FMN riboswitch aptamer (RFN element) from an Anaerolineaceae bacterium, 134 nucleotides, folded computationally. Rfam family: FMN riboswitch aptamer (RFN element). About the family: The RFN element is a highly conserved domain that is found frequently in the 5'-untranslated regions of prokaryotic mRNAs that encode for flavin mononucleotide (FMN) biosynthesis and transport proteins.
[in-house]
RNA sequence: AAUAUCCUUCGGGGCAGGGUGAGGGAGCAACGCUCCCAAUUCCCGAUCGGUGGUGAUAACCCACGAACGCCAAUGGCGUAAGACCCGGUGAAAUUCCGGGGUCGACGGUAUAGUCCGGAUAAAAGAAGGAAAAG
Repeated sequence: AAUAUCCUUCGGGGCAGGGUGAGGGAGCAACGCUCCCAAUUCCCGAUCGGUGGUGAUAACCCACGAACGCCAAUGGCGUAAGACCCGGUGAAAUUCCGGGGUCGACGGUAUAGUCCGGAUAAAAGAAGGAAAAG
C1' cells in the first nucleotide's frame, strides 16, 4: 500500500372507491318471494416498481438476483418470472419532457403484481472496518 480473504450492518413497494353475485344462511309461504352475508382475485377504476451497467437519470435496453423443476448439484440448465412505441430537446436519452400502451413466479381462496403463506427467510448488491503473500 491494499488484491485474495475475513468480519459487521443494511438490503421490496402496492386495491381508495364502486358494480355484479358463484355460493351460504334466515323468514314467510307453498314450490315461489323477501332480507342478510358474500371475489382487495371477475367488471369499472385505483395503485406499486430489487441490484449493477449505460456519451444522459430505466419496472419495459443489456446483465444479475429471487420461486419452481431437472442434472453429473458450494455449480449448471430450463430460448418460458415478463413487458415499449411515437414525438420533442440535446453532442449523446427505447433512461429526461409530452402522449399513448405493456408486464409482473409458486401454493391457498370465487379466477390475485397488490390479501394470506414459504419469508423476522434468502439473494443480486451497497456501506464500513480489518488484513496475508507479492
Model confidence (mean pLDDT): 81 of 100. Taxonomically the source falls in Anaerolineaceae (Bacteria, Bacillati, Anaerolineae, Anaerolineales).